[in-house]
Context: one part of a larger RNA
RNA sequence: UGACGGGGACCCGCACAAGCAGUGGAGCAUGUGGUUUAAUUCGAUUCAACGCGAAGAACCUUACCUGGGCUUGAACUGCAGGCAUAGCUACCUGAAAGGGCUAGUGAUUCUUCUUUGAAGAAACCUGCAGAGGUGCUGCAUGGCUGUCGUCAGCUCGCGUCGUGAGAUGUUGGGUUAAGUCCCGCAACGAGCGCAACCCCUACUAUUAGUUGUCAGCGAAUAAUGUCGGAUACUCUAAUGGGACUGCCGGUGACGAGCCGGAGGAAGGUGGGGAUGACGUCAAGUCAGCAUGGCCUUUAUGUCCAGGGCUACACACGUGCUACAAUGGACGGUACAGAGGGAAGCAAGACCGCGAGGUGGAGCAAAUCCUCAAAACCGUUCUCAGUUCGGAUUGCAGGCUGCAAUUCGCCUGCAUGAAGCUGGAAUUGCUAGUAAUCGCGAAUCAGCAACGUCGCGGUGAAUGCGUUCUCGGGUCUUGUACA
Numbered sequence: 001u002g003a004c005g006g007g008g009a010c011c012c013g014c015a016c017a018a019g020c021a022g023u024g025g026a027g028c029a030u031g032u033g034g035u036u037u038a039a040u041u042c043g044a045u046u047c048a049a050c051g052c053g054a055a056g057a058a059c060c061u062u063a064c065c066u067g068g069g070c071u072u073g074a075a076c077u078g079c080a081g082g083c084a085u086a087g088c089u090a091c092c093u094g095a096a097a098g099g100g101c102u103a104g105u106g107a108u109u110c111u112u113c114u115u116u117g118a119a120g121a122a123a124c125c126u127g128c129a130g131a132g133g134u135g136c137u138g139c140a141u142g143g144c145u146g147u148c149g150u151c152a153g154c155u156c157g158c159g160u161c162g163u164g165a166g167a168u169g170u171u172g173g174g175u176u177a178a179g180u181c182c183c184g185c186a187a188c189g190a191g192c193g194c195a196a197c198c199c200c201u202a203c204u205a206u207u208a209g210u211u212g213u214c215a216g217c218g219a220a221u222a223a224u225g226u227c228g229g230a231u232a233c234u235c236u237a238a239u240g241g242g243a244c245u246g247c248c249g250g251u252g253a254c255g256a257g258c259c260g261g262a263g264g265a266a267g268g269u270g271g272g273g274a275u276g277a278c279g280u281c282a283a284g285u286c287a288g289c290a291u292g293g294c295c296u297u298u299a300u301g302u303c304c305a306g307g308g309c310u311a312c313a314c315a316c317g318u319g320c321u322a323c324a325a326u327g328g329a330c331g332g333u334a335c336a337g338a339g340g341g342a343a344g345c346a347a348g349a350c351c352g353c354g355a356g357g358u359g360g361a362g363c364a365a366a367u368c369c370u371c372a373a374a375a376c377c378g379u380u381c382u383c384a385g386u387u388c389g390g391a392u393u394g395c396a397g398g399c400u401g402c403a404a405u406u407c408g409c410c411u412g413c414a415u416g417a418a419g420c421u422g423g424a425a426u427u428g429c430u431a432g433u434a435a436u437c438g439c440g441a442a443u444c445a446g447c448a449a450c451g452u453c454g455c456g457g458u459g460a461a462u463g464c465g466u467u468c469u470c471g472g473g474u475c476u477u478g479u480a481c482a
Base pairs, nucleotide, nucleotide: 001482002481003479004478005477007476008475009474010473011472012471013470015466016465019429020428021427022426023425026321027320028319029318030317031316032315033314034312035311042053043052064307065306066305067304068303069302070301076130077129078128079127080126081125082124087105088104089103090102091100092099093098108122109121110120111119112118113117132296133295135294136293137292141290142289143285144284145283146281148279153192154191155190156189157188159168160167161166172183173182174181198273199272200271201270203241204240205239206238207237208236209235212231213230214229217228218227219226244267247261248260249259250258251257323422327381328380329379330378331377332376339370340369341368344363345362349358350357351356388419393414394413395412396411397410398409399408435458436457437456438455439454440453441452
């Protein structure tokens, strides 16, 4: 100087407390461990692995296994040689890949030149040198990422103090979300962080007015911005304004600030995002990519068929659906936002109980299509393993796709399991939040999506406070630790 303490002081955080909803019990989905297996490819393992890499494992993917093949190779570069070679068609063998070279046919493109041709290049073949490797090492590395932590810290120059390691500044008194600011001080300044600058959102002005909108005027209709028209409003999207403790009162050290108020759409960082200091964990990744070294080269490379990654006495994590009446069922009826659409989104119509099918208007889209559910209004069920719950299984179908057996999703009929609110323990959340309700997108032929990332609808309760638990910051103290 640090680190540590079941030392002290102060401060903060959904850390506790106060509340709300869960997990842990059930069924299913999904990931992991274990076990099994020819293989169940590999990685990730406290917080910070376990719906993680994977924003899509039937084939492919695919790296694994079994079997069948190839050996300058599936892809690439150079050198030497060949060009009646390549390719195409047919046949044999085979699961395919590949092999037979078996038969037939048989070239092409470009450039140059002394153009019936020759040479060179491309293409192809043979040989050689390199190739190739999701093989090993993340403890050889780059790059990227997680974490402490959006915590308020981490340092430097000059000066001063100390023999020195170092100290000072950065400590102290206040204050703040903040090393934020003020005052003091052997310090005076500065840098990386904080804040601000950026984006979205809340208010408003101007400009613009179609594909958006419809107040006033007119037309038309069973009805609708449907039409003429208008650009006021909503909205769209560009540029501005607006919030700064600016104003008032109190308090404070005449300070920084704090408390209350006014005005205001918004008030003290308005709300949300992006943004992550010096560093820590030899943290993660050689399987995104790159890369040193090592290993391999008729195989650890590469092609193909089938299987596996989907196994199942069990254990754990993360979710979904429930156990019902604040509910289930049936009927009626209303209101979003953000996205996506050409090998696409698909309306009206018709067929089917339905999944879906036929057909195809319109739309490269503020124009067309895709577009809610909870809520609300009625009827019914009356506390039961039920008109709750939907697992499981049987049959019959639909869709995608060469292909649905291992191993897809969906529909109808039948079947109708566990489950009556969950032990110890444990998680999230402070406001348009939790809870609850649906909608969309990426990946994608299809789908294991109940996942992930977004979007809006309805919309709470509680917060006395810092004694205690956990984590963090500052000062101080002890130490046989570095």
Small-subunit ribosomal RNA, 3' major domain from a metagenome, 482 nucleotides, folded computationally. Its Rfam family is "Bacterial small subunit ribosomal RNA". Gene Ontology terms of the family: structural constituent of ribosome and ribosome. The prediction has a mean pLDDT of 82. The full RNA is in RNAcentral, with records from SILVA.